[in-house]
RNA sequence: ACCGAUAAAGGCAAACCCCGGGUGACCGGGGGGCGCAAAGCCGUAGGUCCUGAAAUAGGACAGCAAGGCUGCCGAAG
Repeated sequence: ACCGAUAAAGGCAAACCCCGGGUGACCGGGGGGCGCAAAGCCGUAGGUCCUGAAAUAGGACAGCAAGGCUGCCGAAG
């Protein structure tokens, strides 16, 4: 360095419920905990979704996989 354990410490937090915001996708806070070794950050072509009669329009997601940047721990090999 690759790699990723029935390891240790710590972290994040799906569904669902409550409160608030948004036409909506969805978002913020609280509870919750299915999962996650980048489920940290970015939001870049793709993808999915919303608004719209439609657009080469406007918007949402990143826990769909890819890409870029960064990072904790240390068994076996």
Record summary: This is a predicted structure of a 77-nucleotide RNA (c-di-GMP-I-GGC riboswitch aptamer) from a Sedimentisphaerales bacterium. Model confidence (mean pLDDT): 82 of 100. The sequence was found by an Rfam model in a public genome assembly. Its Rfam family is "c-di-GMP-I-GGC riboswitch aptamer". Its family is annotated with cyclic-di-GMP binding in the Gene Ontology. The literature on the family includes a 2017 paper in Proc Natl Acad Sci U S A by Weinberg et al., "Bioinformatic analysis of riboswitch structures uncovers variant classes with altered ligand specificity".